[in-house]
Context: one part of a larger RNA
Parts: sequence; structure tokens; C1' cells
RNA sequence: AAGGCUUGCGGCGUGCUUACACAUGCAAGUCGAACGCGAAAAGCCGGGCAACUGGGUGAGUAGAGUGGCGCGCGGGUGAGUAACACGUGGGUAACCUACCCUCGAGUGGGGAAUAACUCCUCGAAAGUGGGAGCUAAUACCGCAUAAGACCACGACUUCCUCGGGGGUUGCGGUCAAAGAUGGCCUCAUCACACAGAGCAUUUGGGACGGUCUUUCGGAGACGGAGGGCAGUCCUCAGUGCUUUGUUCAGUGAAGCCGUUGCUUGAAGAGGGGCUCGCGGCCCAUCAGCUAGUUGGUAGGGUAACGGCCUACCAAGGCGACGACGGGUAGCUGGUCUAAGAGGACGACCAGCCACACGGGAAUUGAGAUACGGUCCCGACUCCUACGGGAGGCAGCAGUGGGGAAUCUUGGGCAAUGGGGGAAACCCUGAUCCAGCAAUGCCGCGUGAGUGAUGAAGGCCUUAGGGUUGUAAAGCUCUUUUACCCGGGAAGAUAAUGACUGUACCGGGAGAAUAAGCCCCGGCUAACUCCGUGCCAGCAGCCGCGGUAAUACGGAGGGGGCUAGCGUUGUUC
Repeated sequence: AAGGCUUGCGGCGUGCUUACACAUGCAAGUCGAACGCGAAAAGCCGGGCAACUGGGUGAGUAGAGUGGCGCGCGGGUGAGUAACACGUGGGUAACCUACCCUCGAGUGGGGAAUAACUCCUCGAAAGUGGGAGCUAAUACCGCAUAAGACCACGACUUCCUCGGGGGUUGCGGUCAAAGAUGGCCUCAUCACACAGAGCAUUUGGGACGGUCUUUCGGAGACGGAGGGCAGUCCUCAGUGCUUUGUUCAGUGAAGCCGUUGCUUGAAGAGGGGCUCGCGGCCCAUCAGCUAGUUGGUAGGGUAACGGCCUACCAAGGCGACGACGGGUAGCUGGUCUAAGAGGACGACCAGCCACACGGGAAUUGAGAUACGGUCCCGACUCCUACGGGAGGCAGCAGUGGGGAAUCUUGGGCAAUGGGGGAAACCCUGAUCCAGCAAUGCCGCGUGAGUGAUGAAGGCCUUAGGGUUGUAAAGCUCUUUUACCCGGGAAGAUAAUGACUGUACCGGGAGAAUAAGCCCCGGCUAACUCCGUGCCAGCAGCCGCGGUAAUACGGAGGGGGCUAGCGUUGUUC
């Protein structure tokens, strides 16, 4: 580990054997402070009889696209691999390194496109499909500059494993770049507001005189009161235009400063590549193996050495210190066992390696020959309009199958960490938690004290009694756990808690909610009766059972272990 019987609680761990096939959901995105585009619905305000239509908001939001970084980390599995794969100790004067840290230098000036979008078009669909026309950038391409790097040719110096390496220096040649976003200040511009001035206009009021008219007084001259029309002047208010000034908001430009990018060097840290010594399985019923094989020269290729690859030349190289072949197997720190030495194993956790439906290949990139990328071949599954397409759980859950056998299609990003971002934040089945399973380890409980008429009942009996047995009942207590009520963390440095009203604390009621399994012939702790009669059966070994069975079955009693017990399997 499994299956059998049984089962109260808690903590911490652990939990597919077929690298068999997989429905469904999720597991890698992010950046508008690199860039150009850019919706809709609902509700609001209009037009319209209505159908419908216009505007603004929603919103520079959603969205897709160009571009940057990440996707080579993290997570899974152990198929392959007997190998520099792993472990350990060295070498690299034969190498690389995005992001990060430190120290220098630079960041000037141009150009041509293309997606998105619009139009046309192919296809059932998938489609980076095809064609035409725009447009932007930290996308792409020249030019300038060149400390430095690299290349070629020299000089000097130093170290060395004598192949070469480091340093200084001369001439020639080659090689760069990208911006974004803030703050301050100045200027410009204009909307609104306020104040002033001017002009025009409208309305009201007042004054003046003119003219016409009504009425009153008067014989008349004339005087009083009222009305109409046009004019001049004053004044108040409103509107429009022009202009000046001020304030603040917005926009634009120049300058200064900051942050962050970009380019190029040096150095570091961390990471990796390559290489060497030593170490760790079985079979000799595997004894010879090898032609890119072993070495050299030249070239190619690589970040880099190298038959890594190619051409030519030589004939070497390995092997009883086990080559070659076959079988098995991921390796290690470690784990189990053991007094140790050893033996067996390599689950969880950690480091390294390998793989990602089977096989092969490259592309991009600092890094892959890339689990959730691409291409080709193959098997399988699915869609199809039969022309053609789609897919890959050994990620987390989950399903079928196989099997003696191994869990939830859970919650949260609160913490730790990772990716992107200036940040807010977004993503994260990593992770943190919860759920299930006595699967393991550990802890706790199922009551304590008292209680003899040694009650009743059971069993045994020599029928007197013995035993179950202080066991029970009764009496007196306690309240762990479970239950009810209340409070309530830490994990979170300011904010933020999935877990969780959890852990824990206080109070309450009440022995209340909680014991089984195996064994009792010897080994081996623990005995009698009944039933059965070499039957039924037991059994790890020896062996029991054929009429008094401590060995079978039941009962009473006893022994052992205990939320477990015994059985089977495996290792020491």
C1' cells in the first nucleotide's frame, strides 16, 4: 500500500498503475507615459402623422491592429538514456549572456514603406487568402559623428603551458542611436467674465421752443388745461459692433531643469555552453569491435574547441583494468532497515537531466530546436458543400478505460513569488487556503471517587459454592471533546484577509455525544462447558478433528493492542 470488521475529535503530512484516450472550463499576458484608427446599446435634446432621421453624451471608452517586453520562467511526467546524463573536483590562454548594479561617451539630420481602415474579390469553412487606394511610430532604411570595439599591417613592453595571451602606441578601413513624459519661466493666441471708451439702435422719463387741434374763461387781444405730429438737448436701462486693460482656464512655440528610455564601451553579479580527472547496475551462455572509423593538412560552420561537416593524405583507434553486444534503469541530496558495516529503494521536498500524440526540421530570439508556437511525415479523433480543414490535459480540476488501488469540474490573489506597466493596476489552477480519504505520524477523549446484601442475570459446579465483580445500581463530583450563547485575533510596516466569525477566550446545561478488533495446543501472553464426530472445519511451522477436542463452531471467562485491529503483499 490494498482488501475485511469497526470508527468520536484535532494538528501536520501524503494521495494513478496505462508516456492509454480525452467532453467541458480555466492554467500567459501586459503596456495609451511607443503609434495610427476607433464603435455600439441604454438613457437625453430636437425634426417628422408614422416609418424614420439629426445632434450631443456614452467615449477617445470598448475593440481590433502596428510596436515593445514576456511567453526558454513557473507547473507536469520519468518514456527514453549505462551517457560527461548525474555526483564531485578542476579547466576555458576556446566561449556567450536580455533584464539588473557601477563607471564613461553619445543621442545630429533625412528618407521610403506597411498593417489597422476603405473599396473590389476567392472560399462551405478554416483562411497572417488575393488585388487596389490611404496613414503613424521607440517599426524599417541610408547619411553624419566614432571615444571605444572589430579587421589588416607595424613598433614597444610584460606574462606564459612556447601554440599564444595581456598592456601601451602609429597608419588605413568597417560599425550607432528614439523618443516619451513632467516641472518652471517667457512669448503668442483666443473663448468666457469684469472694468473703461467710442459708435449705432430700441424703449422709458424730463426740458425747450415750433405747428395742428379739442375744451374752458373772455366781446376781442390774450390766458389756462389737454391731445397729435416732427425737431433739438439731457438722462436712465437694454442690445449689437469696435477697441483698451485685467484675471484665470485652454492651446501653441522657444528656453531651462527633471524622470525614464535609446546607442556604444568597460567592469560586476547572477545564468549558461564546452571540456577533463575520479565515482556509482547485471550478463563472458556477448570476445573481438571500428571507414568519419583514428590522426594530419586545408577550408566551411559555431558564441566557442573539436571529424562538428567537407575535400585530400596517412593507417590508425578501442579491448580480459571487460571493448563491442544484450538486459535493466532517469541521476543525486537522501529514504527505509541495521548496533554498525552493509543491504534495499530514489514516493513527497530540493538540485540536475530528458520528454511534451510518435518521428523529423528549422524560424524568431540574449536565450528554444520551444508542453498550452510554426512546418513536414505518420497514427488516431472531429467538422465538411467532398474541393478541403481542425486537434493534442506527462498544467489544475474532471471523464472513460486499465487496475487490488489513489481526491473537488471548490475559494482567493489577502500573503509569498513571477510577467507587463512610470504608476494606478491587470494577469497568475505558481501559490495560499478550503473540500474528500483512519492513507501515515502525533495528541486527546469515550469519565472520576465511593460503593458488598459481594444484588439480579449469565457461566461453571463436587450443588456447599465459585466466577463475572467495585463491575453494575446507588451516592458524591468533574466537564476535556461534542452541543448552545457571547467575545474574538495574529498572519497586515499606512491601506488591503480568500482562509473566517477560523484559532483562541469567557459563560451555560448535562455523564451527558463517543469502542472496537484479533487471539487463548506449543512457538506465544491467555481455559472451561456445550455442539460436532477424519464430518463440518482450522492451519505461519509443528500439526488438530475417527464420541469427553484447552487446536473445528458457539458460549462464559481470560490475554493483547486500541480509533484502530487483524490479513495479504514488498524491503531490511